[in-house]
Molecule: transfer RNA
Organism: Planctomycetales bacterium
RNA sequence: GGGGGUGUAGCUCAAUUGGCAGAGCACCUGCUUUGCAAGCAGGAGGUCCUCGGUUCGAACCCGUGCGCCUCCA
Repeated sequence: GGGGGUGUAGCUCAAUUGGCAGAGCACCUGCUUUGCAAGCAGGAGGUCCUCGGUUCGAACCCGUGCGCCUCCA
């Protein structure tokens, strides 16, 4: 330098080929306990990497840039 993959909650990852952004763990509150853990109930937390394009509508499609992984040189 070129090809491919990937970027979503604090972490690990979903989102059924465009139609209200979710799960597990973690965190907070309550119940339970003498107390802790476990368990149960509830809650908070998101510029879906950046910029632009297509569309009535984009995490999803297209283009640019950036980060990471990988292959070739």